Small-subunit ribosomal RNA, central domain from a Bacillota bacterium, 345 nucleotides, folded computationally.
Rfam family: Bacterial small subunit ribosomal RNA.
The sequence was found in a public genome assembly.
The prediction has a mean pLDDT of 86.
Lineage of the source: Bacteria > Bacillati > Bacillota.
Context: one part of a larger RNA
RNA sequence: CUGGGCGUAAAGGGAACGUAGGUGGCUCUUAAAGUCAGGUGUGAAAAUAACGAAGCUUAACAGGUUAAUGCGCUUGAAACUAAAGGGCUUGAGGGCAAUAGAGGGAGAUGGAAUUACCUGUGUAGGGGUGAAAUCCGCAGAUAUAGGUAAGAAGGCCGGUGGGGAAGCCGAUCUCCUGGGUUGACUCUGACACUGAGGUUCGAAAGCUAGGGGAGCAAACCGGAUUAGAUACCCGGGUAGUCCUAGCCGUAAACGAUGCUCACUGGGUGUGGGUCGAAAAGAUCUGUGCUUAAGCUAACGCGAUAAGUGAGCCGCCUGGGGAGUACGUCCGCAAGGAUGAAACUC
Numbered sequence: 001c002u003g004g005g006c007g008u009a010a011a012g013g014g015a016a017c018g019u020a021g022g023u024g025g026c027u028c029u030u031a032a033a034g035u036c037a038g039g040u041g042u043g044a045a046a047a048u049a050a051c052g053a054a055g056c057u058u059a060a061c062a063g064g065u066u067a068a069u070g071c072g073c074u075u076g077a078a079a080c081u082a083a084a085g086g087g088c089u090u091g092a093g094g095g096c097a098a099u100a101g102a103g104g105g106a107g108a109u110g111g112a113a114u115u116a117c118c119u120g121u122g123u124a125g126g127g128g129u130g131a132a133a134u135c136c137g138c139a140g141a142u143a144u145a146g147g148u149a150a151g152a153a154g155g156c157c158g159g160u161g162g163g164g165a166a167g168c169c170g171a172u173c174u175c176c177u178g179g180g181u182u183g184a185c186u187c188u189g190a191c192a193c194u195g196a197g198g199u200u201c202g203a204a205a206g207c208u209a210g211g212g213g214a215g216c217a218a219a220c221c222g223g224a225u226u227a228g229a230u231a232c233c234c235g236g237g238u239a240g241u242c243c244u245a246g247c248c249g250u251a252a253a254c255g256a257u258g259c260u261c262a263c264u265g266g267g268u269g270u271g272g273g274u275c276g277a278a279a280a281g282a283u284c285u286g287u288g289c290u291u292a293a294g295c296u297a298a299c300g301c302g303a304u305a306a307g308u309g310a311g312c313c314g315c316c317u318g319g320g321g322a323g324u325a326c327g328u329c330c331g332c333a334a335g336g337a338u339g340a341a342a343c344u345c
Stems, first nucleotide, its partner, number of pairs: 003317004007299002012313001014201004021194003025088006033081002035077008049066003055061001091191001092188004096183004103177007114150008125136002162169002206247006215241002220236004258312006265291011294301002318345003327338004
């Protein structure tokens, strides 16, 4: 090493596309690389292994016979794998028709609320809390009515509802654009699956430059609380939150469950289709709950598997030291990626 594993014990890469590689549907023919069979050469001797009627009194020892994975050559076999050529349609993809949707990008528009300012009415409080105070207010606040402006977010509908590879996506309308589902036919003819490297996307925070800044609000300043209070509560408040362009590349990026395919019982909701006059029902595709068998250490999972199998990738191998040090790569920086050991239990 051959092993066993990865929902929660260590362990699924944040996600996708895709290179090499690995794996791959049905059928016919050819040759014979792998494969299998026969023959033959080699596999030195000794040792080793197996077998002994024989030698030293026996044994050890010495001696004899046989075996020996493998490699080469040669003659064949043709089921399987690989190769070459031909065919097929079930996998995959295209055409046609229909269809659901917060999928993505750009632009335009509208309403509620908030805050600020202006004007009117009006007068002594308002605000806040467990209670207060800081704070605002006779220079007229709060309240109320009208107007103006700004920015951000999208109430109800709204739903274990929908869409998206994931991150995520929610006012209305228009334009551009990706994917999905269904239906009857039709076309291509294995074009497929996975995917080391690689490339792209990737919440929030953070960074660079330029805008914007209503509300909220790290830091910060006050008021309280308290033994203290660098907090929780209150009054303020700057980055930031928003937009454009570019970085960063991480999250409990979670279903803590990689992707693809096949098979295996029921019950009950719900989204989108088809058949059905309607209902019942059937069927395709999503999304939930519940349970059979089975699985599991248990919890639980249970056709959306953690069941039964196949292909490919990633990862784990006691705790701490440590996701640290060193080196390398990436980054403006913050830092990220890769990633030990001594020592110790």